Source information
The part of an RNA shown here (small-subunit ribosomal RNA, 3' major domain) has 473 nucleotides and comes from an uncultured bacterium. RNAcentral holds the full RNA, with entries from ENA, Greengenes and SILVA. Model confidence (mean pLDDT): 81 of 100.
[in-house]
Context: one part of a larger RNA
RNA sequence: UGGCGGGGGUCCGCACAAGCGGUGGAGCAUGUGGUUUAAUUCGAUGAUACGCGAGGAACCUUACCUGGGCUAGAAUGCGGUCUGACAGUGGGUGAAAGCUCAUCUUGUAGCAAUACACAGAUCGUAAGGUGCUGCAUGGCUGUCGUCAGCUCGUGCCGUGAGGUGUUGGGUUAAGUCCCGCAACGAGCGCAACCCCUAUCAGUAGUUGCCAUCAGGUUAUGCUGGGAACUCUACUGAAACUGCCGCCGUAAGGCGUGAGGAAGGAGGGGAUGAUGUCAAGUCAUCAUGGCCUUUAUGCCCAGGGCUACACACGUGCUACAAUGGUAACUACAAAGGGCUGCCACUUAGUGAUAAGGAGCUAAUCCCAAAAAAGUUAUCUCAGUUCAGAUUGCAGGCUGCAACUCGCCUGCAUGAAGCUGGAAUCGCUAGUAAUCGUAGAUCAGCAACGCUACGGUGAAUACGUUCCCGGACCU
Numbered sequence: 001u002g003g004c005g006g007g008g009g010u011c012c013g014c015a016c017a018a019g020c021g022g023u024g025g026a027g028c029a030u031g032u033g034g035u036u037u038a039a040u041u042c043g044a045u046g047a048u049a050c051g052c053g054a055g056g057a058a059c060c061u062u063a064c065c066u067g068g069g070c071u072a073g074a075a076u077g078c079g080g081u082c083u084g085a086c087a088g089u090g091g092g093u094g095a096a097a098g099c100u101c102a103u104c105u106u107g108u109a110g111c112a113a114u115a116c117a118c119a120g121a122u123c124g125u126a127a128g129g130u131g132c133u134g135c136a137u138g139g140c141u142g143u144c145g146u147c148a149g150c151u152c153g154u155g156c157c158g159u160g161a162g163g164u165g166u167u168g169g170g171u172u173a174a175g176u177c178c179c180g181c182a183a184c185g186a187g188c189g190c191a192a193c194c195c196c197u198a199u200c201a202g203u204a205g206u207u208g209c210c211a212u213c214a215g216g217u218u219a220u221g222c223u224g225g226g227a228a229c230u231c232u233a234c235u236g237a238a239a240c241u242g243c244c245g246c247c248g249u250a251a252g253g254c255g256u257g258a259g260g261a262a263g264g265a266g267g268g269g270a271u272g273a274u275g276u277c278a279a280g281u282c283a284u285c286a287u288g289g290c291c292u293u294u295a296u297g298c299c300c301a302g303g304g305c306u307a308c309a310c311a312c313g314u315g316c317u318a319c320a321a322u323g324g325u326a327a328c329u330a331c332a333a334a335g336g337g338c339u340g341c342c343a344c345u346u347a348g349u350g351a352u353a354a355g356g357a358g359c360u361a362a363u364c365c366c367a368a369a370a371a372a373g374u375u376a377u378c379u380c381a382g383u384u385c386a387g388a389u390u391g392c393a394g395g396c397u398g399c400a401a402c403u404c405g406c407c408u409g410c411a412u413g414a415a416g417c418u419g420g421a422a423u424c425g426c427u428a429g430u431a432a433u434c435g436u437a438g439a440u441c442a443g444c445a446a447c448g449c450u451a452c453g454g455u456g457a458a459u460a461c462g463u464u465c466c467c468g469g470a471c472c473u
Base pairs, nucleotide, nucleotide: 007473008472009471010470011469012468013467015463016462019426020425021424022423023422026317027316028315029314030313031312032311033310034308035307042053043052064303065302066301067300068299069298070297077125078124079123080122081121082120083119084118088106090105091104092103093102094101095100107116108115109114128292129291131290132289133288137286138285139281140280141279142277144275149188150187151186152185153184154183155164156163157162168179169178170177194269195268196267197266199237200236201235202234203233204232205231209226210225213224214223215222240263243257245254246253247252319419323378324377325376326375327374328373329372335366336365337364340359341358344355345354346353347352385416390411391410392409393408394407395406396405432455433454434453435452436451437450438449
């Protein structure tokens, strides 16, 4: 000077408390440990690993295993020598699990020598490695933490390490601002500038809109038309403690009220200081060193990453009547679409199939929103709850669904009657609950992730305690 203390003081945070809903019990999904295996590729391991890298493991991916093959090799260039239609491309035939091998066919320019391109062999320079080291590194990332801190110049103090400033009194979400002060200033952070959202105005009216007028229909902005409204998307306005009151010497703030669409940071996002953990990543990429070079490289077929006594994490579905089932009737937002989305018709109980319009999309399509409402039924049961598991029959994608895909129909109908110790999330359009879309993607193991809207609560006395953090001592 920091750190630490079951020292002290002050303060904050879903930290506790007050509430609501979960996890921990069941079944399944998924990740991990362990075990097994020829291989179950590798990494991540308290918080800060475990639906994580992986935003798509049947082949491929793929790095692993078994077996078969290649050795200047799977890429690219240069130089030297030799060979020259044998080669390559496309097609055919045969062998092979395939990689590959054999065989038939076939360059351009020039009259020609030859040249050019191309191919093969060989030599050289050189390749390859998801091999090791994240404790040699860059870059990127997590975490403390969106916590309010971390520093510098000059001056002053101290022999010096250092201190001061940055402490003190108020105040703030904030080292935010003010006052005081041997300090005076400054920088990185805070805040603001950026984006979305809440209100209004102007401009613009198609693909969107329809108040008024007219026409038309069983019906529909359907048509003429309109530019009001909604909306779209560009430009502006608006909020600043500005006004009032209160505390206070002042500065500064606090409280309440008015006006207002919005009030004291309006609500969200992006934005992450100096540093900490030799934190994570050599398997995104890059890279030092080491190792390997007929193999630790490369190609291929099949298998594996999907194993299963068990243990843990994260989720989904339930255990029912605030419910299940059946019929009918409503109301979104945000996305995606040409190797695509597919209206409509027909066939099928259905997954789908066969036809077939529109749309490169505010125009057409995905598209049915679902919880909700109305009516009927079930009447507390392991049930008309729950849907695991299994059998049979089918559909789709794709060379190919055995290992190992998803979906449909019929049948089957397991555990489960609200979960021990313990433990997690959340303070408002939040929790809870209900659906919708997208990325990846042939298909899909998505119940994951990312976004979108619908319905829509309870509670906070307070800071004694638990956890983490800040300042002073």